Notes:
The prediction has a mean pLDDT of 87. This is a predicted structure of a 350-nucleotide part of an RNA (small-subunit ribosomal RNA, central domain) from a wastewater metagenome. Its Rfam family is "Bacterial small subunit ribosomal RNA". Its family is annotated with structural constituent of ribosome and ribosome in the Gene Ontology.
[in-house]
Context: one part of a larger RNA
RNA sequence: CUGGGCGUAAAGGGCGCGUAGGCGGCUUUUUAAGUUAGAUGUGAAAACCCGGGGCUUAACUUCGGGCGUGCAUUUAAAACUGGAGAGCUUGAGUGCAGGAGAGGUAAGUGGAAUUCCUAGUGUAGCGGUGAAAUGCGUAGAUAUUAGGAGGAACACCAGUGGCGAAGGCGACUUACUGGACUGUAACUGACGCUGAGGCGCGAAAGCGUGGGGAGCAAACAGGAUUAGAUACCCUGGUAGUCCACGCUGUAAACGAUGGAUACUAGGUGUGGGAGGUAUCGACCCCUUCCGUGCCGCAGUUAACGCAAUAAGUAUCCCGCCUGGGGAGUACGGCCGCAAGGUUGAAACUC
Numbered sequence: 001c002u003g004g005g006c007g008u009a010a011a012g013g014g015c016g017c018g019u020a021g022g023c024g025g026c027u028u029u030u031u032a033a034g035u036u037a038g039a040u041g042u043g044a045a046a047a048c049c050c051g052g053g054g055c056u057u058a059a060c061u062u063c064g065g066g067c068g069u070g071c072a073u074u075u076a077a078a079a080c081u082g083g084a085g086a087g088c089u090u091g092a093g094u095g096c097a098g099g100a101g102a103g104g105u106a107a108g109u110g111g112a113a114u115u116c117c118u119a120g121u122g123u124a125g126c127g128g129u130g131a132a133a134u135g136c137g138u139a140g141a142u143a144u145u146a147g148g149a150g151g152a153a154c155a156c157c158a159g160u161g162g163c164g165a166a167g168g169c170g171a172c173u174u175a176c177u178g179g180a181c182u183g184u185a186a187c188u189g190a191c192g193c194u195g196a197g198g199c200g201c202g203a204a205a206g207c208g209u210g211g212g213g214a215g216c217a218a219a220c221a222g223g224a225u226u227a228g229a230u231a232c233c234c235u236g237g238u239a240g241u242c243c244a245c246g247c248u249g250u251a252a253a254c255g256a257u258g259g260a261u262a263c264u265a266g267g268u269g270u271g272g273g274a275g276g277u278a279u280c281g282a283c284c285c286c287u288u289c290c291g292u293g294c295c296g297c298a299g300u301u302a303a304c305g306c307a308a309u310a311a312g313u314a315u316c317c318c319g320c321c322u323g324g325g326g327a328g329u330a331c332g333g334c335c336g337c338a339a340g341g342u343u344g345a346a347a348c349u350c
Stems, first nucleotide, its partner, number of pairs: 003322004007304002012318001014201004021194003025088007033081002035077008048066007091191001092188003095184004103177007110154001115149007125136002162169002206247006215241002220236004258317006266295011299306002323350003332343004
C1' cells in the first nucleotide's frame, strides 16, 4: 500500500461558512476523452513456462513455440462515465398565505431577596456547629418598623417543553435582526451533496486597559477536628465572578455516535402546523408533515445495547485509528502579552 475499523476496546475534527478537489436527478440529440472489440507495429537477447535435441543422467546447454499482462497507430461500437446542444420537474431555491419559539444584538423598565447607611422601638445576647470556638454585641448588636444606596440574579410559570450549527439561551417592554416549520404550487430549472487548505464562531478559568463591586468566593488569616490536617466543618476574606473593548481557543466542547440522501413492522407520550369528520362552538376522533422522548419486531452487535432521531440496508464526501508505557513529552515550525495552544517524534522498556 492492499485491508480492517472509529457509542463503551485505539479511533468522529468543539461547531459552522466555504475554495480547490471528489461525487451527483429525468428525457433526448451529438461527440468519442474514458470504456469495449478487431488489425498492424513494437515490446532486444538471456531468464520464466511447454515440447524436442546434446553431454551415460541431472545440474548445464541448445532449437522451436508460448509469454512479454504494456505502449503507439488505425478501424469499429455507443450501453455506461465524461464533453457539447436541447428540454423536463421530483432534488435545490424563490414567491405567496400563516402560526410557534429562553435564537441574536441594543436601549429602557420592574418586583422579591441579600448587604450596607440613616432614624424609631427595644435589651442582652446574636451567630455558628456533631459539639464548640474564632467572630459580632452595652460605643446598644441580633430582632422589628420606616426611609435611602448599590450590585448581581430573575422564584412561581417550568415541562426527557421550546429555540440555536455548536458553545449556549429563561423577569417585562420596545427597536433592529437570523433561522426553522406548515400550506400552496405562481416562478427559476440540477442552480445539488461533501469539503483538504482557508475564514469565522466558540463554556468556564485565565490575560491586558478602564470601570464596577451587593452576594458568593480560589489565594490568605483565624477557630475547630486530628497522631498530624498545608483538607473536609466554622468565622472572616482578596483576586475573580459583573460591564465595555481587546486577547486566549481549550473542556467528560458528550448522544463519548461527522455530514448528506434513500429504503426498512408496529405501539405509546409530548411540542408546532395543515386537512378531514363531528359540532351552535370549543373539545374528542381520523389522516398527514416537522421536531422531541419511551417501548419494541426484523436486522445488527463481542456483549451491553441500537432499533425510521439506527449502532439496520446502501451510496457519496470529509476527519481519524493501527499494542501499553515513554508522551500529547522533547526538538523544530506556526500562533499568543503571558499562561500556554497547535503540529508532533525517537531512544529505551514491557